[in-house]
RNA sequence: GCUGACAAGACGGGAGAGUUCCUCCAUAGCGCCUUUCGGGAGCUAUGGCGGACGCCGAAGGAGCAACCGCCCCGGAAUCUCUCAGGCAAAAGGACCGUCUUGGCUUU
Numbered sequence: 001g002c003u004g005a006c007a008a009g010a011c012g013g014g015a016g017a018g019u020u021c022c023u024c025c026a027u028a029g030c031g032c033c034u035u036u037c038g039g040g041a042g043c044u045a046u047g048g049c050g051g052a053c054g055c056c057g058a059a060g061g062a063g064c065a066a067c068c069g070c071c072c073c074g075g076a077a078u079c080u081c082u083c084a085g086g087c088a089a090a091a092g093g094a095c096c097g098u099c100u101u102g103g104c105u106u107u
Stems, first nucleotide, its partner, number of pairs: 001107001004104001006102008018053001020052003024048007032040002054087003060083001061081003067075003
């Protein structure tokens, strides 16, 4: 100095599944009733909390296992399960690519 895998960071790409239903609250609009000029219930839209069922898997987590190892035992997935998470957008996102840095290793 180079190479390889590893770790961290930056940038880019990155899927799936209900923007379903319901109670309550707030805001706005609509017409109606009443009119003590106050108000009332209803409908629609948006937002917030909560609940119900359905669904997805690629944060995390758990289980089995091909396989691997120093073979007592251990490490192990994009498989499986959905506790968590997610199901318009946003955010997140396994994984992939490029760059930088670090130590290890090879030459």

The RNA shown here (Glycine riboswitch aptamer) has 107 nucleotides and comes from a Sphingomonadales bacterium.